[in-house]
Context: one part of a larger RNA
RNA sequence: UGCAAUUGAUGGAUGCCUAGACUUCAUCAGGCUAUGAAGGACGCAGCAAGCUGCGAUAAUCUCCGACUAGCGGCACGCACGCUUUAACUCGGAGGUCUCCGAAUGGGAAAACCCGGCUCAAUUUGAGUCAUAACGUCACAAAUAAUUACUGACGUUAAGCAAUACGUGGUGAAGUGAAACAUCUCAGUAACCACAGGAAGAGAAAGAAAUUCGAUUCCGAUAGUAGCGGCGAGCGAAAUCGGAACAGCCCAAACCGGUAGAAUUUAUUCUACCGGUGUUAUAGGACUACUGUAUCCGCUAAAUGUCUUAUGUAAACGCAUUGGAAACUGCGACCAUAGAGAGUGAUAGUCUCGUUACUUAAAAGACAAAUAGUGGUAGUAGUAUCCUGAGUAGCACCGCACACGUGAAAUUCGGUGUGAAUUUGUGCCGACCACGGCAUAAGGCUAAAUACUAGAUGAAGAUCGACAGUGAACUAGUACCGCGAGGGAAAGGUGAAAAGAACCCCUAUUAGGGGAGUGAAAAGCAACUGAAAUCAAUUGCAU
Repeated sequence: UGCAAUUGAUGGAUGCCUAGACUUCAUCAGGCUAUGAAGGACGCAGCAAGCUGCGAUAAUCUCCGACUAGCGGCACGCACGCUUUAACUCGGAGGUCUCCGAAUGGGAAAACCCGGCUCAAUUUGAGUCAUAACGUCACAAAUAAUUACUGACGUUAAGCAAUACGUGGUGAAGUGAAACAUCUCAGUAACCACAGGAAGAGAAAGAAAUUCGAUUCCGAUAGUAGCGGCGAGCGAAAUCGGAACAGCCCAAACCGGUAGAAUUUAUUCUACCGGUGUUAUAGGACUACUGUAUCCGCUAAAUGUCUUAUGUAAACGCAUUGGAAACUGCGACCAUAGAGAGUGAUAGUCUCGUUACUUAAAAGACAAAUAGUGGUAGUAGUAUCCUGAGUAGCACCGCACACGUGAAAUUCGGUGUGAAUUUGUGCCGACCACGGCAUAAGGCUAAAUACUAGAUGAAGAUCGACAGUGAACUAGUACCGCGAGGGAAAGGUGAAAAGAACCCCUAUUAGGGGAGUGAAAAGCAACUGAAAUCAAUUGCAU
């Protein structure tokens, strides 16, 4: 010097574990906010930095109920207290709730500064004062009316959230077409507006074949019919099978009322209100009769159910091993409970649960006898009246329809033009005829469907600390960045702290050696403790 072994050190792989994640299902809930939200700042404990909780009544106050012998959060210390006159804990309802924040008395560089008025007062305290829209009232310039302006009162709004699902508006490009322009991606992404627990759609001016009968969603129809530089690609519907089912209200004609206007003084017109009436086999008004049965809606509600705390109920002992019994052996028992978790190793019978029953002073949800209230019917006649107008249609220009202008119907919009009135009108994919279907130009409508921030429960051929959320720990923390924003690492003593009294070495809150605890030092740099790497010792080789 090299190799090897041994003993240690370093290091933190592996194994085992789980306090946390991920995914799915079910039920609930689907909003909060000027009575000040979401989110924060600053405070509050005897000692108090963080998290949690709370708000100058500050880890809390009151009441009601449950439970029970202990309790003063995480957090195991000291001190001091509370509690069978029921604390602590759990549930319900209240009280308090600094400052900022829509932030709203004015201002401002959020958590700060500066006011007015009223009331009460010793310091000081309490209350109030934003804007907009709409409504009512007052005032009222040119100006006679009226309005603008101004003021008072009342109602509503604003902001946040999961921005997941929805409706509407604006609306790309990368890409594909193996280039690229029509086309595609795609009415997607993004942005904006608005809403609901769902939204939207919806009771045929339908469909397409002598039939069906609102809408929505799913499966088929079908990658079909079609569209398409007939390229790339795009792509229905009828109908059938299911889920769920529910239908209604106005306008008008007509009758009446109120107010105003006109006028031939008895009518007419206008506006508003009430009654009536609501459709295709046309219906209604109107005229003449008849009727309140039936069913449905809304409101209240005895009572019941559920949710937000719970409670009661079965059965095991001994011996062996061991630090410890739940293991093993022997002998018992319960079971509508042998799901699961914990307990010093693996427990139906030790603990918590499970299973079966059971409970609510208070608050909420749902159902509901019953009561009140509103709606809903039919016959005959057919002269007259009504049945949604700058609408339908048409022309031009766009757009949506699976459909790119095409033979292009149908829908919606812009500009222009501009009908008819039941012997009416629209449609049946140019258009015409015949035949058929439906009644536009007003409105509402549950369920089946979409989603999940949140609550509760159940589960997983999901992960097991370089995994699983970025986050099992003070995690959106530390840290980085002017900022938008980026963004970690970090789990495990032991059954129990029993956390090592005492002694020794020493410059020492370092470290070590004894002693002691413990099953074991596993000794708080701690479970297990691989490899690289280092040291010491021993052997061999040179």